[in-house]
Molecule: transfer RNA
Organism: Parcubacteria group bacterium Greene0416_79
RNA sequence: GGACGAUUAGCUCAGUGGUAGAGCGCUCCGUUCACAUCGGAGAGGCCACUGGUUCGAAUCCAGUAUCGUCCA
Repeated sequence: GGACGAUUAGCUCAGUGGUAGAGCGCUCCGUUCACAUCGGAGAGGCCACUGGUUCGAAUCCAGUAUCGUCCA
C1' cells in the first nucleotide's frame, strides 16, 4: 500500500427495511435466622461517527475512525 471481516445494554452475542432483544451481571420484592439457590418486577441503548437512498434505516450505499485476519 491492497483485500476481507468486525463495531448493537456493564460483558458475551442475536436481530438482513416497519417503534431494539436474549444470556450473564446490576437494583428492588418474595422465600431463609442469614447467605446461596429459586420465583417475580425493574433500570440500563440517540445500534462507532458523518453524509446519502427511502414514506420509513441497526439493517441498503459512500466516506471516516478503531480492532482483527490475509497478501505485498